[in-house]
RNA sequence: AUGGUAAGUUGCCACACUCGUCGCAAGGCGGGGUCGGAAAGCCGCGGGUCUGAUUCAGAUAGCCGGGUUACCUCC
Repeated sequence: AUGGUAAGUUGCCACACUCGUCGCAAGGCGGGGUCGGAAAGCCGCGGGUCUGAUUCAGAUAGCCGGGUUACCUCC
């Protein structure tokens, strides 16, 4: 500097379910759990979906795209 193709042991994250707790709800947070993940780190910027409600306010980053930082392979 290019790319995210290959691999991921040691390690990292943690779906469903479950217990506690917060919320009207979608859901959030913490413990257990381990379906999966190579950004399943972070950001609601665009689209999608969902909730309360009525044109407003929210949820989802483990739906897709984008941004950004890290990590790794090759040269």